Large-subunit ribosomal RNA, domain VI from a Gemmataceae bacterium, 262 nucleotides, folded computationally. The full RNA is in RNAcentral, with records from ENA. The coordinates come from a structure-prediction model, not an experiment, and the mean pLDDT is 89. Its Rfam family is "Bacterial large subunit ribosomal RNA". Gene Ontology terms of the family: ribosome and structural constituent of ribosome.

[in-house]
Context: one part of a larger RNA
RNA sequence: CGUAGGAGGCUUGAGCGGUUCCCUCCCUAGUACGAGAGGAUUGGGAGGGACGCACCUCUGGUGUGCCAGUUGUCGCGCUAGCGGCAGCGCUGGGUAGCCACGUGCGGCCGGGAUAAACGCUGAAGGCAUAUAAGCGUGAAGCCCCCCGCGAGAUGAGGCCUCCGGCCCUUCGGGGCGCAGGCUCCCGGAAGACGACCGGGUCGAUAGGCCGGGUGUGUAAGUGUAGCAAUACACUCAGCUAACCGGUACUAACAGCCGACCG
Numbered sequence: 001c002g003u004a005g006g007a008g009g010c011u012u013g014a015g016c017g018g019u020u021c022c023c024u025c026c027c028u029a030g031u032a033c034g035a036g037a038g039g040a041u042u043g044g045g046a047g048g049g050a051c052g053c054a055c056c057u058c059u060g061g062u063g064u065g066c067c068a069g070u071u072g073u074c075g076c077g078c079u080a081g082c083g084g085c086a087g088c089g090c091u092g093g094g095u096a097g098c099c100a101c102g103u104g105c106g107g108c109c110g111g112g113a114u115a116a117a118c119g120c121u122g123a124a125g126g127c128a129u130a131u132a133a134g135c136g137u138g139a140a141g142c143c144c145c146c147c148g149c150g151a152g153a154u155g156a157g158g159c160c161u162c163c164g165g166c167c168c169u170u171c172g173g174g175g176c177g178c179a180g181g182c183u184c185c186c187g188g189a190a191g192a193c194g195a196c197c198g199g200g201u202c203g204a205u206a207g208g209c210c211g212g213g214u215g216u217g218u219a220a221g222u223g224u225a226g227c228a229a230u231a232c233a234c235u236c237a238g239c240u241a242a243c244c245g246g247u248a249c250u251a252a253c254a255g256c257c258g259a260c261c262g
Base pairs, nucleotide, nucleotide: 001152005163006162007161008160009159010158011157015149016148017147018146021049022048023047024046025045026044027043033038051106052105053104054103055102059100060099061098062097066093067092068091069090070089071086072085073084074083075082076081110144111143112142117137118136119135120134165176166175167174168173180257181256182255183254184200185199186198187197188196205251206250207249208247209246210245211244212243215239216238221234222233223232224231225230
């Protein structure tokens, strides 16, 4: 820009892409077959590998915004307690998120037309013949079924719902504004940027605060014991990111576009 007014939502599926794997064991059955050794077709069941998709309950990894321990040095006048730097100084753990080494799920089943192959009926050609007319069975392959994209499918589809007013005009147009949308703002398991999704005071969108959870592992201070290092008590303490709730305290200010074609 188009899709023959302007919008919001839900869709149909032309077409395109993806998937399509393999193994072992058990039963059928030590059956058929075979002198024996050996040992099935078929049908059913149970595990497994690789691959793919999703997820974070569990296990594990990361987790330089959490907690603790600790070395050197500098600073806060000193003690105590803290802070800076040293690869996050080093070390031990660890929430959310993101992950696999973790968890769940997938290939199935079924239908249609066929290949090789196997048949039925059957003449030409009194027989025979699966073929000449006609009709079947039959593959991991083909078309569906399953998953994803998908109406710029210009052949531009369908359904539902909402709005189709006013003013000026030199008749070219201009303005206000409907439904609705955009910018802007607060944000987001969305994201390179656009985009997408939520919210914008008629508000829980983010921050803060409060409560909870989680993680660290018993803070500071004081008391007691000990010459001291230190231990014990108050104390399962103190602190605690991204998690789950609650609460307008802070920030969501301020603007613009927008319809009668045929």